[in-house]
Context: one part of a larger RNA
RNA sequence: CUGGGCGUAAAGGGUGCGUAGGUGGUCUCGUGUGUCGGAUGUGAAAUCCCGUGGCUCAACUGCGGAACUGCAUUCGAAACUGCGGGACUAGAGUACAGGAAGGGAGAGCGGAAUUCUUGGUGUAGCGGUGAAAUGCGUUGAUAUCAAGAGGAACACCGGUGGCGAAGGCGGCUCUCUGGAAUGUUACUGACACUGAGGCACGAAAGCUGGGGGAGCAAACAGGAUUAGAUACCCUGGUAGUCCCAGCCGUAAACGGUGUGCACUUGGUGUGGGCGGUAUUGACCCCGUCCGUGCCGGAGCUAACGCGUUAAGUGCACCGCCUGGGGAGUACGGUCGCAAGAUUAAAACUC
Numbered sequence: 001c002u003g004g005g006c007g008u009a010a011a012g013g014g015u016g017c018g019u020a021g022g023u024g025g026u027c028u029c030g031u032g033u034g035u036c037g038g039a040u041g042u043g044a045a046a047u048c049c050c051g052u053g054g055c056u057c058a059a060c061u062g063c064g065g066a067a068c069u070g071c072a073u074u075c076g077a078a079a080c081u082g083c084g085g086g087a088c089u090a091g092a093g094u095a096c097a098g099g100a101a102g103g104g105a106g107a108g109c110g111g112a113a114u115u116c117u118u119g120g121u122g123u124a125g126c127g128g129u130g131a132a133a134u135g136c137g138u139u140g141a142u143a144u145c146a147a148g149a150g151g152a153a154c155a156c157c158g159g160u161g162g163c164g165a166a167g168g169c170g171g172c173u174c175u176c177u178g179g180a181a182u183g184u185u186a187c188u189g190a191c192a193c194u195g196a197g198g199c200a201c202g203a204a205a206g207c208u209g210g211g212g213g214a215g216c217a218a219a220c221a222g223g224a225u226u227a228g229a230u231a232c233c234c235u236g237g238u239a240g241u242c243c244c245a246g247c248c249g250u251a252a253a254c255g256g257u258g259u260g261c262a263c264u265u266g267g268u269g270u271g272g273g274c275g276g277u278a279u280u281g282a283c284c285c286c287g288u289c290c291g292u293g294c295c296g297g298a299g300c301u302a303a304c305g306c307g308u309u310a311a312g313u314g315c316a317c318c319g320c321c322u323g324g325g326g327a328g329u330a331c332g333g334u335c336g337c338a339a340g341a342u343u344a345a346a347a348c349u350c
Base pairs, nucleotide, nucleotide: 003322004321005320006319007304008303012318014201015200016199017198021194022193023192025088026087027086028085029084030083031082034080035077036076037075038074039073040072041071042070049065050064051063052062053061054060091191092188093187094186095185096183097182103177104176105175106174107173108172109171110154115149116148117147118146119145120144121143125136126135162169163168206247207246208245209244210243211242215241216240220236221235222234223233258317259316260315261314262313263312266295267294268293269292270291271290272289273288274287275286276285299306300305323350324349325348332343333342334341335340
């Protein structure tokens, strides 16, 4: 480079926004970039191919033809592509309306529970385990009642239910703020899709500075278990977990399935909107759009399975794979306070 691939065999970037680039709806006019046709010139000879001849044949070779798939000039074609002009509304977007939601940020508030403190009652145990012990307790524990302090998390509702690009989001109220779905028209008129670099976001752990610290709990200490026990179990317990500001940039960041669009039998749940039937009204029922599940047809698949939320049938664009180990390592670069992250080999070996 080409081919074949990427749910589980190697392989989808953690996610979005978006630059260059690639690709791009319907009609019409022009142009003639690509494209197609003709002509002319050129494309040395040899070689290759075909025909025919010469060495006894062949190799070799003479002659003729074809070919040299190309390039240039010129004349033409105009469906498609490109470019330029005009128009359109089915893509995309805007406006409007009434609904749905743990989407995000800030502030305030609430109750249950754990722990601690104080006081009351009360007395010898409590706690813990497979069994124990360490531990706590006559300086009065555990239990129980009342009051107070403080931190963290929000039972029930709660649901293969909702929202978000992903990470993720759950007590209640208020303020600010983002997005999606539906419905009816109106408006703009291809404004679109993808997206190398780039930028932003990005669980947990970790790091820096400052606060906070109830419970839990790496490290650590003790008690057990055991041949040993640097563990599993128990009693304690510091970082951390929480908040503010700033880093880190990774995960089985998973649907192990990139994004967008179109097409292709069905059944059955569930969330949101709208319409219809019916009704005093609300349900029920029917239809429709969007989301989210299960089952399954054709088709696909190595099989498992997927199956209108495709892993089916196609198109556009990006990322990635190319035997195992060495190795996601070394070296170098970039980033980081560090931990490290990212980019990423080779020798050698099977």